[in-house]
Context: one part of a larger RNA
RNA sequence: CGCAGGAAGUUUGAGGGGAGCUUUCCCUAGUACGAGAGGACCGGGAAGGACGUACCUCUGGUGUUCCGGUUGUCCCGCCAGGGGCACUGCCGGGUAGCUAUGUACGGAACGGAUAAGCGCUGAAAGCAUCUAAGUGCGAAGCCGGCCCCAAGAUGAGACUUCCCACCCCGAGAGGGGGUAAGGCCGCAGAGAGACUAUCUGCUCGAUAGGCCGCAGGUGUAAGCGCAGCAAUGCGUUCAGCCGAGCGGUACUAAUCGGCCGAGGA
Numbered sequence: 001c002g003c004a005g006g007a008a009g010u011u012u013g014a015g016g017g018g019a020g021c022u023u024u025c026c027c028u029a030g031u032a033c034g035a036g037a038g039g040a041c042c043g044g045g046a047a048g049g050a051c052g053u054a055c056c057u058c059u060g061g062u063g064u065u066c067c068g069g070u071u072g073u074c075c076c077g078c079c080a081g082g083g084g085c086a087c088u089g090c091c092g093g094g095u096a097g098c099u100a101u102g103u104a105c106g107g108a109a110c111g112g113a114u115a116a117g118c119g120c121u122g123a124a125a126g127c128a129u130c131u132a133a134g135u136g137c138g139a140a141g142c143c144g145g146c147c148c149c150a151a152g153a154u155g156a157g158a159c160u161u162c163c164c165a166c167c168c169c170g171a172g173a174g175g176g177g178g179u180a181a182g183g184c185c186g187c188a189g190a191g192a193g194a195c196u197a198u199c200u201g202c203u204c205g206a207u208a209g210g211c212c213g214c215a216g217g218u219g220u221a222a223g224c225g226c227a228g229c230a231a232u233g234c235g236u237u238c239a240g241c242c243g244a245g246c247g248g249u250a251c252u253a254a255u256c257g258g259c260c261g262a263g264g265a
Stems, first nucleotide, its partner, number of pairs: 001152001005163007015149004021049007033038001051106005059100004066093005071086006110144003117137004164264001166177004182260004186202005207253003210249005216242003223236005
C1' cells in the first nucleotide's frame, strides 16, 4: 500500500515445512518343523540405543550481583571491627535465570491407492491361463492420519463484537475539517527482546523500585559476659547477613497530556 466504510478479537486451511530409525529380552513354545543338533511364522508384552521437542520438580553444572573461611599488603589514628588491591587474590557453599549428563514426551496406531509378488473368476484358444473385460490381497515406500507455519491464498476467505451516517467548499467526482469505536506518541517495565516487534501496566494503578512478610542461601554476626597466660572456646544465637524467587503495601517513579483515526464508488 492492497484486501471497496472504520475498528477489536476469534478462526478456516489452499499451500508449505517437520517427523518417519532401530536392538535385545520374555510369553505363545522348547510348540510347528526336524532322526537329532537345533528351532520358528503369526500374535502379545517388557526393557534399551541413537535422534528430536519441551521443561527445571528431581540429580548435577554455572551462578565475577548472595553468605562464609583464609594469605600478603595498604588504608580507616590505635585495639576491635571493616574497606581497597592481589585472575572473582585463593578456597568452601549457593537463590533466580540459563542449562544436560537430569525430567517428560515423540516416531505410531489406523484408513486409502499401489510396487514386486500371490490370487479369484475368465475368454481369445471347447483345454489351460492372475488379464484381454471384470475383481481381491499385498511394502519402512505413495496419499491421508500426528506436529508447526499459513488469507499478499491479489482466488486477499469466514465468524463474533464495537463505532456511527457530522460540518464546510463543490453540479458531481472529489477536497478540507472536527470527531466515534479504536489506535499511536510518551512514560514504568518483562513472561519479550540485537533494533524493531510482542506482552503487562500508566493513579479508576501493584508496572518497576523501596519497604514488610515468606521461601531460599550461607552457617551461629557485632557487642557484651564467662573460661583460659594466650591462641581460642562457650553463652547471648538454628544467629547475623541475604541478587534475580512468591505474596503484600501507593512510600518513590509511570505527571499533565498530545496526535491520528469512518461518513461507506
A computed fold for a 265-nucleotide part of an RNA from a Dehalococcoidia bacterium, annotated as large-subunit ribosomal RNA, domain VI. The organism belongs to Dehalococcoidia, within Bacteria. Its mean pLDDT, the model's own confidence on a scale to 100, is 91. It was read from a public genome assembly. It matches the Rfam family "Bacterial large subunit ribosomal RNA". Its family is annotated with ribosome and structural constituent of ribosome in the Gene Ontology.